[in-house]
RNA sequence: AUGGAUCUUCGGGGUAAGGUGAAAUUCCUGACCGGCGGUGAUGGUUCGUUCCUUCGCGAACGAACCCAAGCCCGCGACUCGCUGCGUUCUGUAUCCAACAUGAAUGCAGCGACUGACUUGGUGCAAUUCCAAGGCCGACGGUAAAGUCCGGAUGGGAGAAGAUCAAA
Numbered sequence: 001a002u003g004g005a006u007c008u009u010c011g012g013g014g015u016a017a018g019g020u021g022a023a024a025u026u027c028c029u030g031a032c033c034g035g036c037g038g039u040g041a042u043g044g045u046u047c048g049u050u051c052c053u054u055c056g057c058g059a060a061c062g063a064a065c066c067c068a069a070g071c072c073c074g075c076g077a078c079u080c081g082c083u084g085c086g087u088u089c090u091g092u093a094u095c096c097a098a099c100a101u102g103a104a105u106g107c108a109g110c111g112a113c114u115g116a117c118u119u120g121g122u123g124c125a126a127u128u129c130c131a132a133g134g135c136c137g138a139c140g141g142u143a144a145a146g147u148c149c150g151g152a153u154g155g156g157a158g159a160a161g162a163u164c165a166a167a
Base pairs, nucleotide, nucleotide: 004164005163006162007161008160009159010158017029018028019027031147032146033137034136035075036074037073038072043066044065045064046063047062048061049060050059051058052056070135071134079112080111081110082109083108084107085106086105087104088103089102090100091099092098117133118132119131120130121129139150140149141148
């Protein structure tokens, strides 16, 4: 340093101002926001090599590390289904046990569903950089909601760390 087991902590932002209306952070004008991993050429740091009428904290090339996409690839949350295991109930006349083609519910696994980008510039190379113009955002509630309230003091992609044993 890598992999394994156990545990701990962390793990989502946002309607200013105005219009209509009895009522809208929901409509209209406008404002604002961008989870996690990957990829990747902004940029930064360090090092190496070469170059020079210039010997520099210079230039070119290369390497390592840090950082780098809402709309490129994948994942998570919501909803639905299937399978397995458990719990409660129900049924098999009754009790125990067992079973079930029944219902509800919890956990695990698998699956379905799961939004949105172009143009120009630079360049060997960019849907990632620069410029411009666009676009997207579960469900329930409510005057129609990415931003309010709610399920949610939940779940979670994952991130960081500690301990243990071994190669």
A computed fold for a 167-nucleotide RNA from Paenibacillus sp., annotated as FMN riboswitch aptamer (RFN element). The model forms 100% of the base pairs in the Rfam consensus. The source organism's lineage runs through Bacteria, Bacillota, Bacilli, Caryophanales and Paenibacillus. The sequence is in RNAcentral, with records from Ribocentre.